[in-house]
RNA sequence: AGAGUUUGAUCAUGGCUCAGAAUGAACGUUGGCGGCGUGGAUUAGGCAUGCAAGUCGAGCGAGAAAUUUUAAAAAGAUACUUCGGUUGAUUUUUGGAAUGGACAGCGGCGAAAGGGAGAGUAACGAGUAAAUACGUACCCAAGGGUUCGGGAUAGCCAUGCGAAAGCGUGAGUAAUACCGAAUAAUGUCUCCGGACCAAAGAUUUAUUGCCCUUGGAGCGGUUUGCUUACUAUUAGCUUGUUGGUGGGGUAAAGGCCUACCAAGGCUUAGAUGGUUAGCGGGUGUGAGAGCAUGACCCGUCUCACUGGGACUGAGACACUGCCCAGACACCUACGGGUGGCUGCAGUCGAGAAUCUUCCGCAAUGGACGAAAGUCUGACGGAGCGACGCCGCGUGCUGGAUGAAGGCCCUCGGGUUGUAAACAGCUGUCGUAGGGGAGGAAAUUUUGACCGAUCCUAGGAGGAAGCACAGGCUAAGUUCGUGCCAGCAGCCCGCGGUAAUACGAACUGUGCAAACGUUAUUCGGAAUCACUGGGCUUAAAGGGUGCGUAGGCGGGUUGGUAGGUCAGAUGUGAAAGCCCACGGCUCAACCGUGGAAUUGCGUUUGAAACCACUAGUCUUGAGGGGAUCAGAGGAGAGCGGAACUGAUGGUGGAGCGGUGAAAUGCGUUGAUAUUAUCAGGAACACCGGUGGCGAAAGCGGCUCUCUGGGAUCCUUCUGACGCUGAGGCACGAAAGCUAGGGGAGCGAACGGGAUUAGAUACCCCGGUAGUCCUAGCUGUAAACGAUCUGUACUAGUCCGUGGGGACCCCCACAUCUUCUCGGACGUAGCGAAAGUGUUAAGUACAGCGCCUGGGGAGUAUGGUCGCAAGGCUGAAACUCAAAGGAAUUGACGGGGGCUCACACAAGCGGUGGAGGAUGUGGUUUAAUUCGAAGCAACGCGAAGAACCUUAUCCUGGUCUUGACAUGCUUGAGAACCUUCCUGAAAGGGAAGGGUGCCUUCGGGAGCUCUUGCACAGGUGCUGCAUGGCUGUCGUCAGCUCGUGUCGUGAGAUGUCGGGUUAAGUCCCUUAACGAGCGAAACCCUUGUCCUUAGUUGCCAGCGAGUUAUGUCGGGGACUCUAGGGAGACUGCCGGUGUUAAACCGGAGGAAGGUGGGGAUGACGUCAAGUCCUCAUGGCCUUUAUGAUCAGGGCUGCACACGUCCUACAAUGCACCUUACAAAGGGAAGCGACCUCGCGAGAGCAAGCAAAUCCCAAAAAGUGCGCCUCAGUUCGGAUUGCAGGCUGCAACUCGCCUGCAUGAAGCCGGAAUCGCUAGUAAUCGCGGGUCAGCAUACCGCGGUGAAUAUGUUCCUGAGCCUUGUACACACCGCCCGUCAAGCCACGAAAGUGGGGGGCGUCCGAAGUCGCUGUCGGAACCGCAAGGACCAAAGCGCCGAAGGUGAACUCCGCGAUUGGGACUAAGUCGUAACAAGGUA
Repeated sequence: AGAGUUUGAUCAUGGCUCAGAAUGAACGUUGGCGGCGUGGAUUAGGCAUGCAAGUCGAGCGAGAAAUUUUAAAAAGAUACUUCGGUUGAUUUUUGGAAUGGACAGCGGCGAAAGGGAGAGUAACGAGUAAAUACGUACCCAAGGGUUCGGGAUAGCCAUGCGAAAGCGUGAGUAAUACCGAAUAAUGUCUCCGGACCAAAGAUUUAUUGCCCUUGGAGCGGUUUGCUUACUAUUAGCUUGUUGGUGGGGUAAAGGCCUACCAAGGCUUAGAUGGUUAGCGGGUGUGAGAGCAUGACCCGUCUCACUGGGACUGAGACACUGCCCAGACACCUACGGGUGGCUGCAGUCGAGAAUCUUCCGCAAUGGACGAAAGUCUGACGGAGCGACGCCGCGUGCUGGAUGAAGGCCCUCGGGUUGUAAACAGCUGUCGUAGGGGAGGAAAUUUUGACCGAUCCUAGGAGGAAGCACAGGCUAAGUUCGUGCCAGCAGCCCGCGGUAAUACGAACUGUGCAAACGUUAUUCGGAAUCACUGGGCUUAAAGGGUGCGUAGGCGGGUUGGUAGGUCAGAUGUGAAAGCCCACGGCUCAACCGUGGAAUUGCGUUUGAAACCACUAGUCUUGAGGGGAUCAGAGGAGAGCGGAACUGAUGGUGGAGCGGUGAAAUGCGUUGAUAUUAUCAGGAACACCGGUGGCGAAAGCGGCUCUCUGGGAUCCUUCUGACGCUGAGGCACGAAAGCUAGGGGAGCGAACGGGAUUAGAUACCCCGGUAGUCCUAGCUGUAAACGAUCUGUACUAGUCCGUGGGGACCCCCACAUCUUCUCGGACGUAGCGAAAGUGUUAAGUACAGCGCCUGGGGAGUAUGGUCGCAAGGCUGAAACUCAAAGGAAUUGACGGGGGCUCACACAAGCGGUGGAGGAUGUGGUUUAAUUCGAAGCAACGCGAAGAACCUUAUCCUGGUCUUGACAUGCUUGAGAACCUUCCUGAAAGGGAAGGGUGCCUUCGGGAGCUCUUGCACAGGUGCUGCAUGGCUGUCGUCAGCUCGUGUCGUGAGAUGUCGGGUUAAGUCCCUUAACGAGCGAAACCCUUGUCCUUAGUUGCCAGCGAGUUAUGUCGGGGACUCUAGGGAGACUGCCGGUGUUAAACCGGAGGAAGGUGGGGAUGACGUCAAGUCCUCAUGGCCUUUAUGAUCAGGGCUGCACACGUCCUACAAUGCACCUUACAAAGGGAAGCGACCUCGCGAGAGCAAGCAAAUCCCAAAAAGUGCGCCUCAGUUCGGAUUGCAGGCUGCAACUCGCCUGCAUGAAGCCGGAAUCGCUAGUAAUCGCGGGUCAGCAUACCGCGGUGAAUAUGUUCCUGAGCCUUGUACACACCGCCCGUCAAGCCACGAAAGUGGGGGGCGUCCGAAGUCGCUGUCGGAACCGCAAGGACCAAAGCGCCGAAGGUGAACUCCGCGAUUGGGACUAAGUCGUAACAAGGUA
């Protein structure tokens, strides 16, 4: 940093897709170790169990266990013993005292922190910068004080109720609990006189508490400026609402609350409503600006089962406090109770998905305490998870026979690959054992957990996978499969027999304890464009104007300092990012310092610019005066032409209409013509890229009213301006309402045509409408597809309306200036087309609009409208394109030019008959295969009785083979003869024969035989191929180099003007040249010359014959076959551009390529051929190979193609008689002669050929016959008899003779060939071939007609034009219907959610009132009072009930259109003039 994808290719537009980074992730495969992090994102769903907030005895009363001691009683070891006892350790019980301090209680402090979560909240909630009308326990500092009293109450004891939880009664007790009094200022209040306010002690010898006040620190409350998501398909909201006064309330200002008064307050700079969401530091990405995000950590807010409420307290309306209501769960003796994991673990559920019911207070921190210490699921650690980041390892060196195996192979080899084996070495990590620095501070003590470095042992041992390999994108081969199975990033796409894309193998590439996939974010995407996009045609300028808010705004002077700029300063928490240094072996990680934090505030200064303010100016704008043009608008009146109708006249059969017709009108008189009358609408000529208007739009003439504009004067005002969201007005046609009017035209409708149909195009009619008046509608391709305004930036030409100059004056012309309307064009711009002072150039100001195609300008909501409908205006779903400009082709029922037997003009045919032949079809055991419009069909096949002949069929045989090469076993020379069997092939047997070389071992060659490699295949694929061929087409085209033009595909050249058969040639020319084609060169034919004369020829000379170049001779001629000549628009005239060339002429055998042939450019048709040949792949191998016999390819209801023969008299038959050319001949041609009616036979000369033979040419000529008929035409068919070839003519040959004598009398629609020695007609020859020719290939004879044109049909060439085609018109493509599937809308209704409103009820509770009952402290002797206070009442008030609306989401019979889906139906609407633009 880009890349792929729209096209045949191109440029641009535009979407889709990919490569990168990231994550609290999940899933798949795999998995060695360690460090540091991190882990319930979904159901703020429900929770068993344990723990998470206690502490203080140095505040208080009481005081268990235990210990010590003492007293009493009992037991009693030991020692002594008089055996009676004594001693008395020790034990037990009871009482006292002391120590001790559990459980529970009073009291103090804490429990409002820490920890969790993100439901709610769009807000002063958060961020930032400020403010103050406030509070503050513990802590710090300072100044003071700490005096005197009093009455209770828990616990405890007794007792009652209850299942329990718990509740009550009585007696009695302590305090740092509670109360009274005193004291009283630096405190509070104040009318400035004054008034008022506190306390607590404890232990002990020194501390610590307590009270009052002030200040501080830190923390908190409250307020304000600015910033903080989407939605207008939410536009109005608000009644304590906005403000004031009085009062209340609070720590504190305040409608915070209340009474009264006023009627305000907020809002298009988005109020109110709806949806979504905790916010920030930061995090991810990005070059940045941004965009997305808010896990962990830090700050802050909010919440604690749901809703409401207060109490206590310094602080709460309180996560593990209280009260009430609700849901849920648990216990229950059914009466009643209890609970709240969004603390740490853990469990269920839901989910793609997220851990241990662990250890410890050792460290850090917190609560309490004087302290020891206690508590602490905060925290420190460990465990689980590759979830992330980072690090390490899975070995190192040598080792080529380049081992084996795998894979590929052109079979040579290559690759895996120094990789392995093998040899030597090392010891990281891990394992086992030892040891223990450090985390511990503070002199001692203190480690839950971790344990570096180190020592020892052993041994390469325990440790590599995942994805990809068609392009993008690094990396490819083989096999399998055969649009199947499957792949794929919803990218392009791959797979239908040679898949680098599927699956497998091998190999390679990338990353690596991971690798891929999925999801999401940013990027790429300048694809929402602030940085940094656009709007003529790609999406996009509002139909036009006026104008509100807003935005922007001329010159000059002074001032201010809001913006702006500069300096200083405060703040911008820490962490994070960045930099430097440092600590863990490195890194991740961590520490220290710096930078940054682009922001906000305060302050000082500057004054150019913007702004504000006070003046001033005239050029912007406006006014005034003079002149001018105009289909500008409105109303009224008038006019002629045309049309239609009516009336009258003339007239007499048609008119009208069309491609052609018909419907229609007309003898009741049309059309036509003429006169008069009536009616309505529109205004010919002038008329014009002329005029006017904001646009829509405006056209006869006159009058009235009226808007705007231009020029000139430079007289006035003095920035008064531009644009313009909303808003208002105007706004073609059609349409709607009401009333008129209605000639023509004319939707709908009727009829006639056309057509397969024709609800159309054409014709005849015709209603609404078109016209007027008054309203509505508000849209158009309302277009210059180009918003408005201002300024600047080369020109030339034309038009319109004014002014000026020139000229003595006027007019014209000319010059000049302003306005408006046009054409061309420079620079520039543009994707290009184009635009170009009327910008799409260069800038500024403002508004509107666009963001892929379809769905869709649809649905829904709103709003406007009488309706039709308009405005606003989505989504689901679906596609990878849709679209623009230009290019090359192709095509057009587009145009121009030109050509061709293309048509026309002619001649002769085919299509009808019979036959031949090929094909289709059908049949068959088989009728082998191929060829399929032209360009298959008398084609392959230049000739199927056997052979040919084939995977044709039936049957019989062979298996290394009919044919080739090599190796191998055995035998034998080879070879020849005979026999058996058989249809033959084949099988079997017998006999003869023993060769050549030799170093005597054997060898060469041949035959048979065994086995192995292999042969063989007319088997498949012509869509795997080569070669060859057909066709367009002997059409004139097809290209290249260099240069130039174009961003490019491409263009130019090759176009244009002429000309030609021709891209043939000439001229012009940003082209100049060249190549393949055309032409020429080649063959043949036509004339002449020359050379040479045998087998050819014979004029002259001679000989001979009945006759013949037969002979001697000859080369003159013909001819033969070698060489030359000749024709080149060369000459003349005309035309033409002084050209090319054309026309005419002369000469010439031939004249404009003389005729004919060979010769076939780039390419097209996946044209034809695997059955000529060659060949890849596949298939087959006792058969798809080889061989034999017989049959078939010839079968026949039929259809088609190509031919032959005819239908007759221009003929047929008979007789007679002329004239060719080109060929062939030895397994051949075969004369003469004889025989036969003949086919032919016999004999046989000659000839390897200018010598001999085939060989007779025929039409023609001459004579006579036939006389128009199914015939003396025609010859099919059939019978009989023959001939020939051949092993063999049955299937299935040809010929002859006799007999037979079919159809057919010139052929429908349609269609073919031919332009001169041609058509037509006549015969001759050859190849193939044993035989078989109406076919094919050649040859000559006779020998026409017509066309001097290009309208049409067909085909072709060039130029141009249109195109939505490029598989290229046999193209593309539209809509209904039918089928499947998907999402959406409507819908009687139905189910649920949400937030408000009205109303009812009204818990707890604060507040207020009341307070008769009750009450220890104060007063009082008492009664009583003060005060407190239960109950009661009231306001408010949650949940709940109920009602009417709103809103959102489901379901819904049926219904509507839409999207999509290889081969359905009907038509053919669009693209070409798309056949009606």
Molecule: small-subunit ribosomal RNA
Organism: uncultured prokaryote